[in-house]
RNA sequence: UCCGCAGUAGCACAAUGGUAGUGCAGCUCGCUGUUAACGAGAAGGUUGUAGGUUCGAAUCCUACCUGCGGAG
Repeated sequence: UCCGCAGUAGCACAAUGGUAGUGCAGCUCGCUGUUAACGAGAAGGUUGUAGGUUCGAAUCCUACCUGCGGAG
């Protein structure tokens, strides 16, 4: 320098063009003599950045950034 893959909640991951979700963690409540476990509830998001396409983009296209792998 070139090619490929990945980037979504604190962490691990879903969502293949039409309401962004699950588990764990954290918070509140219940249960208990207390803790743990268990049950219930609520909260938490600039979907890496900037543009483009589209009525509508996490999703499609372009460039860039970061990480991993490969070629030279």